[in-house]
Molecule: small-subunit ribosomal RNA
Organism: uncultured bacterium
RNA sequence: GAUGAACGCUAGCGGCAGGCUUAAUACAUGCAAGUCGAGGGGUAAAUAUUGUAGCAAUAUGAUAUGAGACCGGCGAACGGGUGCGGAACACGUAUGUAACAUACCCUAUACAGGGAGAUAGCCCAGGGAAACUUGGAUUAAUAUCCCAGAUGUUAUCGAUUGGCAUCAAUUGAUAACCAAAGCUCCGGCGGUAUAGGAUUGGCAUGCGUCUGAUUAGGUAGUAGGUGGGGUAACGGCUCACCUAGCCGACGAUCAGUAGCUGAUGUGAGAGCAUGAUCAGCCACACGGGCACUGAGAUACGGGCCCGACUCCUACGGGAGGCAGCAGUAAGGAAUAUUGGGCAAUGGAGGCAACUCUGACCCAGCCAUGCCGCGUGCAGGAUUAAGGUCCUCUGGAUUGUAAACUGCUUUUAUUGGUGAAUAAACCUAGGGAUUCAUCCCUAGCUGAAGGUAGCCAAGGAAUAAGCACCGGCUAACUCCGUGCCAGCAGCCGCGGUAAUACGGAGGGUGCAAGCGUUAUCCGGAUUUACUGGGUUUAAAGGGAGCGUAGGCGGAUCUUUAAGUGAGUGGUGAAAUCCUAGAGCUUAACUCUAGAACUGCCAUUCAUACUAUUGAUCUUGAAUUCGGUUGAGGUAGCUGGAAUGUGUCAUGUAGCGGUGAAAUGCUUAGAUAUGACACAGAACACCAAUUGCGAAGGCAGGUUGCUAAACCGACAUUGACGCUGAGGCUCGAAAGCGUGGGGAUCAAACAGGAUUAGAUACCCUGGUAGUCCACGCCCUAAACGAUGAUUACUCGACGUUGGCGAUACACAGUCAGCGUCUAAGCGAAAGCAUUAAGUAAUCCACCUGGGAAGUACGCUCGCAAGAGUGAAACUCAAAGGAAUUGACGGGGGUCCGCACAAGCGGAGGAGCAUGUGGUUUAAUUCGAUGAUACGCGAGGAACCUUACCUAGGCUAGAAUGCAGUCUGACUGUCCCUGAAAGGGGGCUUUGUAGCAAUACACAGAUUGCAAGGUGCUGCAUGGUUGUCGUCAGCUCGUGCCGUGAGGUGUUGGGUUAAGUCCCGCAACGAGCGCAACCCCUAUCUAUAGUUGCCAUCCGCAAGGGGAACUCUAUAGAAACUGCCUGCGUAAGCAGAGAGGAAGGAGGGGAUGACGUCAAAUCAUCAUGGCCUUUAUGCCUAGGGCUACACACGUGCUACAAUGGACGGUACAAAGGGCAGCCACUUAGUGAUAAGGAGCAAAUCCCUAAAAGCCGUUCUCAGUUCGGAUUGGAGUCUGCAACUCGACUCCAUGAAGUUGGAUUCGCUAGUAAUCGCGCAUCAGCCAUGGCGCGGUGAAUACGUUCCCGGACCUUGUACACACCGCCCGUCAAGCCAUGGAAGUCUGGUGGGCCUAAAGAUCAUAACCGCAAGGAGUGGUUCAGGGCAAAACAGGUAACUGGGGCU
Repeated sequence: GAUGAACGCUAGCGGCAGGCUUAAUACAUGCAAGUCGAGGGGUAAAUAUUGUAGCAAUAUGAUAUGAGACCGGCGAACGGGUGCGGAACACGUAUGUAACAUACCCUAUACAGGGAGAUAGCCCAGGGAAACUUGGAUUAAUAUCCCAGAUGUUAUCGAUUGGCAUCAAUUGAUAACCAAAGCUCCGGCGGUAUAGGAUUGGCAUGCGUCUGAUUAGGUAGUAGGUGGGGUAACGGCUCACCUAGCCGACGAUCAGUAGCUGAUGUGAGAGCAUGAUCAGCCACACGGGCACUGAGAUACGGGCCCGACUCCUACGGGAGGCAGCAGUAAGGAAUAUUGGGCAAUGGAGGCAACUCUGACCCAGCCAUGCCGCGUGCAGGAUUAAGGUCCUCUGGAUUGUAAACUGCUUUUAUUGGUGAAUAAACCUAGGGAUUCAUCCCUAGCUGAAGGUAGCCAAGGAAUAAGCACCGGCUAACUCCGUGCCAGCAGCCGCGGUAAUACGGAGGGUGCAAGCGUUAUCCGGAUUUACUGGGUUUAAAGGGAGCGUAGGCGGAUCUUUAAGUGAGUGGUGAAAUCCUAGAGCUUAACUCUAGAACUGCCAUUCAUACUAUUGAUCUUGAAUUCGGUUGAGGUAGCUGGAAUGUGUCAUGUAGCGGUGAAAUGCUUAGAUAUGACACAGAACACCAAUUGCGAAGGCAGGUUGCUAAACCGACAUUGACGCUGAGGCUCGAAAGCGUGGGGAUCAAACAGGAUUAGAUACCCUGGUAGUCCACGCCCUAAACGAUGAUUACUCGACGUUGGCGAUACACAGUCAGCGUCUAAGCGAAAGCAUUAAGUAAUCCACCUGGGAAGUACGCUCGCAAGAGUGAAACUCAAAGGAAUUGACGGGGGUCCGCACAAGCGGAGGAGCAUGUGGUUUAAUUCGAUGAUACGCGAGGAACCUUACCUAGGCUAGAAUGCAGUCUGACUGUCCCUGAAAGGGGGCUUUGUAGCAAUACACAGAUUGCAAGGUGCUGCAUGGUUGUCGUCAGCUCGUGCCGUGAGGUGUUGGGUUAAGUCCCGCAACGAGCGCAACCCCUAUCUAUAGUUGCCAUCCGCAAGGGGAACUCUAUAGAAACUGCCUGCGUAAGCAGAGAGGAAGGAGGGGAUGACGUCAAAUCAUCAUGGCCUUUAUGCCUAGGGCUACACACGUGCUACAAUGGACGGUACAAAGGGCAGCCACUUAGUGAUAAGGAGCAAAUCCCUAAAAGCCGUUCUCAGUUCGGAUUGGAGUCUGCAACUCGACUCCAUGAAGUUGGAUUCGCUAGUAAUCGCGCAUCAGCCAUGGCGCGGUGAAUACGUUCCCGGACCUUGUACACACCGCCCGUCAAGCCAUGGAAGUCUGGUGGGCCUAAAGAUCAUAACCGCAAGGAGUGGUUCAGGGCAAAACAGGUAACUGGGGCU
């Protein structure tokens, strides 16, 4: 884009079309084929006239008209329906018929004389329920028959002419065969014969016409001939005989499917799909067979027979065929009225009038399609209200939309008017005339239909929906929902902020329709003729030879098949296209043209292909002479090694492995030596080598044999290339028969390894490995690259020839390789050995899986090979390359990473945190590294978020506005655990005379509350970690189709992407480093509260400015100097100098990013939730629980120690609700007094380890201090749950800690004490700081862990905590096999056989002709048996797919 459509929602009108695609299922009812009295006989009823009888009613005759039925003629073979069958001369197209027919019609010629016997009907009599039927008598014809005559037809023969073989025409002879019908209105209509025409058919032929080879052979009347028969006609159409043919890979036969065509849809076309309506042809008429009649049928509304079904029946018998028009049932997603009319067109009959006509013309139903029209037009802003959204005093949008004002009236409604289609026939009149007929005038005839059209009236009045809005694809927001409900054409959406679900607002598209579904074409160059591919994506056969076929070198020539051009015929009409015309337009219809790309015939041309003949040498082959090689095959032969045997020497192990064991060995192994035997394979040479078609080929040598190459010219003269089928070869393994058997070695055995180990390792070991013969026929049979030919830059190496004196050298031919240009390619790459440019031929491919499976067939001894699907399932599978990540890959390097050391943890007790458990609650968060002395730098109340209980509700806090009360406030009482509730007392600021205002406070009302409720996976901010690791990027340029690369890689160097050198890169940014702070040295300045060498003084205090110190500013370090190495950067040196040396030590400082890392409970914040509660107040409790587990610590286990006494030396901090000297009391914690100090001044403040003495003497102790009892102190409303400290007493575990594990490289570890924050107090052994004493070790980078760079592989990208394979378990699905079982169609065989046909026939009938009957043959159908094919189903069973 399209449709004979269907379904959903919706629906105003008209025109033109279309309307059972399914059950060729079954059909009630009505209609669809009759007509002619001018062919014939002839009647009933009725009517008219009339006769007789009768008064009449009436009865009975005659004549005329006269239905139905009957004989006869024509029609019924047309028209109408359907698409079963059929793969075929059925259809299409083009021819032929010299092999034929043709009623009615036209033309021409001729004729129509005489006669005869019947039979329907009518009448009479029977049978039967009916359908129907029997007998008798009588009768007519355009029914039937006989006789006569022929210019006729047919056959045979002769002659002439023509042709195409049979033949045709003319003519002559002979033989055979035959005609006729009347009617009449007198105009005519008919009849017979022959010839011609027209029309319609029959038959034959070329070409075209679906799928399957898992259908490869088929055929006996089969193929042909002769003869007979038959037909309108040819013909095996049929029969007898003879011959053995005929068809088939250019697809026979078989199976499946199908009406064919003009055309229709689509497409740029080529094509592909379709074959409704309309038109041509065919086939069919309940299923099957058969003939009759006829011009024509093997006959839709005829007949006979068989069968199935339905109906009637008196049970004896009968009737029927809607795939005609309506209609019914059924089936189905689905398809209409039991309508009107013959007015028109057409048909049958008729002289005609006319009759018949479900053909046809009309109407009805249906948005089924196409086309047209309408549902209003113009103005109108306060941009109304309402809705929706938002950043919400407001804005945006719906939207000029509405309201409102003016205008119009198509359509619809009502009323009126009102067609064309109709002209003939016919009748009447007139005219012409060749007498056949024709013309003119008038009249008659309309189903549709009172329809179309036209006029008028009033009034915007009567008229809009459907789908969609994530991308493709035009159109976006809110709410609801929360991987639910749902959507979905593909990708996909939905797990609490959904433009994707549902609703709404808005928008987009189309519009009386819009969507969905189904189907076809297109896009799809995705079967590629136009117009594709095969190294790696699917795809080159394992290789060769060769048949058919396809293709093929040069020159001349022949023919004209292909090819090209002209002409003629045909290509039905309709359709399509163009032009015009008619309906108001269009759809639609009409007219004309063009076209129908085809087929046939004919004429011409001859370049190319083909063909005929001749020639040529360059393709191909042969010849001669050389050369080369693991080419093949059959012999002969050699040494090393291995194994075995014998002998000898010799003694305890050997062998084997990561380490072992099994195994061998004192019966003498292994080892060594000698000899012997056996089989197999051939070291070095040896190579990027060579040979071969491929598989493949390796000691030496001989025979036979094949090939390639080079050189030379001679010969043949296209002999060539490819190659479906076919034939041959074809590694290894395997199979058969017979040998052989040293080594190695499937299976097997044992030993190890392991969780296991039917493996890898070890010890053995059989088939096999070897030979001969015969099979198998497959490989990653690979260059994953078919064969042949030609052409297209170069470089280097190498093998074999030639040239050359040549080891130089360059050239040339044929190979084998590497690199590279153009070109090609998706890229990787290929590149004269193409995957380039071309040509020929063959093979193969068309998404992945199922599957190289199943079934069938062929081959094979078997194993198996070859050929080779489908159902079902997925939305991918795949190639090449890129960036990462990863690797029990590689290279380089770093780090307390290992190693070397020191000290710990893990065992004990306690402290603290966590898990778990418990609980009314044990609030919450943090959970590998990167949670666990973490948030918390301090939970008795408070904190507090939790629980229980009691209370409050604009609320505990703050702001604004209003009202009331009053200064504020202070204080008392009751109740209560308190909060709270209730009640009382006191009091009135400032300005103003006052009213009032202002300020403040309280109460109350309103507006803003509040929430440690949820979401850290909606967020900001902050933080941890990789990691203080050296990385992460950008601009421009260049490379690549692109992702991307380069730079940033490389060579060095560094702590460092630090620096240097090189380089298609050149620069730059964030990081590194430096700049900042502390500390180590010095200088300058300054000098109190600090300092004191020299001076005075007992001291206080003077004084000093040297030192220490304090705190400001500077200096100092830069590989600067030297030596060596190095191009440089830089490195090395116990170097010099220096306080310090190569970053002096430490801190602050954390790139791009990763972990949806942590935090909504610091804070902030979107959304959601809550509002007499999830908010707020209060009391008490809990966060402190305790079978247990883990982390982090403290104290110890002692003598390098404990205890006691004496004695020395810091730094850094803090202090007024504070630090507290000093004195007194107390054993002490502390208390009572009390000076100084807001601090270099006073206090905390004692530093401790250390040093000097004494004691303890290795013990569960004079170690250790848990636990418990008692007595106290202090803080604080308050130490019960639940504080710290003191004293006395008590005196637990613990004697150095398993596997494992942590920290640390120098002022570090270890050890010792001091201070501070928080804080009333403190559970601090924690955290953060300070100083004192003060080590050991580092060979080194193999390994563990982490990291950086380069490189490599990858099927990973959520990135190895990845991906992913197979079995098993379970569910579902389709499918193979299968004992069986059921069904279907087809072919053949046998039996039987109706109607019909045909043949025969003595008995019966008949004078005869002939008939009846009977029999033979054939045959629809029926039956029997066997086999093949196809399909369904099936216990059981096999694999497969999905979850």